Annotation: Model confidence (mean pLDDT): 79 of 100. The RNA shown here (Glycine riboswitch aptamer) has 103 nucleotides and comes from Firmicutes bacterium UBA5286. The organism belongs to Bacillota, within Bacteria.
[in-house]
RNA sequence: AUGACGGAUACGGGAGAGGCCCUGUUGGGGGCGCCGAAGGAGCAAUCUGGCAGCUAGCCUGGCUGACCGGGAAACUUUCAGGCAAAAGGACCGUGUCCCGACG
Numbered sequence: 001a002u003g004a005c006g007g008a009u010a011c012g013g014g015a016g017a018g019g020c021c022c023u024g025u026u027g028g029g030g031g032c033g034c035c036g037a038a039g040g041a042g043c044a045a046u047c048u049g050g051c052a053g054c055u056a057g058c059c060u061g062g063c064u065g066a067c068c069g070g071g072a073a074a075c076u077u078u079c080a081g082g083c084a085a086a087a088g089g090a091c092c093g094u095g096u097c098c099c100g101a102c103g
Stems, first nucleotide, its partner, number of pairs: 006098008018032001020031004033083003039079001040077003046070002049068002051065005
C1' cells in the first nucleotide's frame, strides 16, 4: 500500500392504508374499518447435529422416525407500529469512519 464481509454515520430517493365515528375537563378515552417496508414472532428444502430402532462378523457406513435441535425472506402473522401533513420507514445510491478476510 489492496480493502471482501460486517458495523456506524451524513446526504438523497423511498410504498401502503379512514385528515373515520362518539365523548371530553380538548392532556385524553372509547369504537369500527384498513395497511406492511421500524421492530418482534412463525416456518420449507436441508444439516460433516442429537436421540431411538433396524441392518452388517468388526471399523466405517446405510435405512426409518407423526422424536429433539439448528435452519431464509420482500412469504405469513398483525403483537407492536402506522392510515392528511410532519415524523418514522425495509430497501437502494453516494461519501466518510471502524474492523480487517484475501492478495

Rfam family: Glycine riboswitch aptamer. From the family's description: This family represents the bacterial glycine riboswitch. Glycine riboswitches usually consist of two metabolite-binding aptamers domains with similar structures in tandem. The aptamers cooperatively bind glycine to regulate the expression of downstream genes. It was read from a public genome assembly, where an Rfam model found it.